[in-house]
Context: one part of a larger RNA
RNA sequence: CCUCCGUUAAGGAACUAGGCAAAAUGCAUCCGUAACUUCGGGAGAAGGAUGGAUUUCUGUCGUUACAAGUAAUUGGAAGCGAUGGGAAUUCGCAGCGAAGCGGCUCUACUGACUGUUUAACAAAAACACAGGUCUCUGCAAAACCGUAAGGUGAAGUAUAGGGGCUGAUACCUGCCCAGUGCCGGAAGGUUAAGAGGAGGGGUUAGGGGAAUGGCAACAUUACCCGAGGCUCCGAAUCGAAGCCCCGGUGAACGGCGGCCGUAACUAUAACGGUCCUAAGGUAGCGAAAUUCCUUGUCGGGUAAGUUCCGACCCGCACGAAAGGUAUAACAAGUGGAGCGCUGUCUCAACGGGGGACCCG
Numbered sequence: 001c002c003u004c005c006g007u008u009a010a011g012g013a014a015c016u017a018g019g020c021a022a023a024a025u026g027c028a029u030c031c032g033u034a035a036c037u038u039c040g041g042g043a044g045a046a047g048g049a050u051g052g053a054u055u056u057c058u059g060u061c062g063u064u065a066c067a068a069g070u071a072a073u074u075g076g077a078a079g080c081g082a083u084g085g086g087a088a089u090u091c092g093c094a095g096c097g098a099a100g101c102g103g104c105u106c107u108a109c110u111g112a113c114u115g116u117u118u119a120a121c122a123a124a125a126a127c128a129c130a131g132g133u134c135u136c137u138g139c140a141a142a143a144c145c146g147u148a149a150g151g152u153g154a155a156g157u158a159u160a161g162g163g164g165c166u167g168a169u170a171c172c173u174g175c176c177c178a179g180u181g182c183c184g185g186a187a188g189g190u191u192a193a194g195a196g197g198a199g200g201g202g203u204u205a206g207g208g209g210a211a212u213g214g215c216a217a218c219a220u221u222a223c224c225c226g227a228g229g230c231u232c233c234g235a236a237u238c239g240a241a242g243c244c245c246c247g248g249u250g251a252a253c254g255g256c257g258g259c260c261g262u263a264a265c266u267a268u269a270a271c272g273g274u275c276c277u278a279a280g281g282u283a284g285c286g287a288a289a290u291u292c293c294u295u296g297u298c299g300g301g302u303a304a305g306u307u308c309c310g311a312c313c314c315g316c317a318c319g320a321a322a323g324g325u326a327u328a329a330c331a332a333g334u335g336g337a338g339c340g341c342u343g344u345c346u347c348a349a350c351g352g353g354g355g356a357c358c359c360g
Stems, first nucleotide, its partner, number of pairs: 001355008010346002014344001019341001027051005036041001038168001052090012066075003091095001103339007110331002115127002131166007143152003169326004174256003179253002181249005188244003194238002199233006206225003210221004257275005284318001285315001296312005
């Protein structure tokens, strides 16, 4: 010097991002116990008092020698055992004498709660949850796994099963269907394969005139027309769902304005005008886990408060099941304050165990 532990004058959080760590509290009996509340809780709330040993007085219970009774059973002395209450005496600094064994209170946020999670840096406000709601599914169900057979769903049957969102409870959940999605509709437009076959092309039996060779019959060559068959292309027309179209639907994806003027001080604007939109944010909450400006302004707490609590509303950029607001209980959750307590600190000191280090 490192590490683990013990003690400490006076002060007592001045330490620090933060009381981190440590200290303190701690058991039992008795007394006593607030706001709030979903009447269960909160609550071990908080806050107090007492606790050893000896002697003695006294109560209750168990056991029973004996007594009564035919018996079951009942009564029950002394002693012993168990368990209370009172008094006196006595020892220590200290009597739950060691060990083990809650610190408490006020306030706000978030999540209702018990539960679950990143095995080995995150336990939480994240996930789940009971409850709410929408939607699909009539059973060979929907949905899912598998190429299939087959299986799960389910040896279930709409009070059932799958999926989405929300997340106890209480009070509530506003406006917009123009866009996208979904559901319904079928008159018209568009439209595939297919049907259909106007018309056109290819091929050539045959026909035609021409050239060459030959006395001729005839042969050869290229060109033109071309029935029938085969074959290729192919217009009109008919032709489903879908899309266009017409409606509905927000606890479907989502969205929820701007400018100007106006009241007999000033200021402000209940009021008016105008533009745009599918409709222009309702209730409630609000500098918030959301507020940039911002340490907003006012009040509270402190001697002093960028945090905290209560208000205000000018909401950069809250807002109603990606739910809004409130909420008792709960939480190894997060912020703020206080009491107690302390070597966290002012400011360090001493002692002990184990190391490092030195000598052998």
The part of an RNA shown here (large-subunit ribosomal RNA, domain IV) has 360 nucleotides and comes from a sediment metagenome.
The coordinates come from a structure-prediction model, not an experiment, and the mean pLDDT is 87.
The full RNA is in RNAcentral, with records from SILVA.
Its Rfam family is "Bacterial large subunit ribosomal RNA". Rfam links the family to the GO terms ribosome and structural constituent of ribosome.